Overview: Predicted 3D model of a 73-nucleotide RNA (transfer RNA) from a Microcaldota archaeon. The RNAcentral record of the sequence draws on ENA. It matches the Rfam family "tRNA". The family's RNA type in Rfam is transfer RNA. The coordinates come from a structure-prediction model, not an experiment, and the mean pLDDT is 84.

RNA sequence: GCGGGUGUAUUCUAGCCUGGUAGGAAUCUGGCUUCCCAAGCCAGCAGCCCGGGUUCAAAUCCCGGUACCCGCA
Numbered sequence: 001g002c003g004g005g006u007g008u009a010u011u012c013u014a015g016c017c018u019g020g021u022a023g024g025a026a027u028c029u030g031g032c033u034u035c036c037c038a039a040g041c042c043a044g045c046a047g048c049c050c051g052g053g054u055u056c057a058a059a060u061c062c063c064g065g066u067a068c069c070c071g072c073a
Stems, first nucleotide, its partner, number of pairs: 001072007010026004020056001028044005049065005
């Protein structure tokens, strides 16, 4: 330099092909329970790598960029 893959909350992850309210788990916060802690149960906080395009509507489709991984040279 060329080709391919991946990027969603502090962490792990579903959803993307086939556009239509962003879901689950851990952590954290509050409550219930308990003599206290842990565990358990209930509730809550927080997210689509960046820019642009298409569309009534984009995490999803298209273009460019970027970080990481793999292959080729």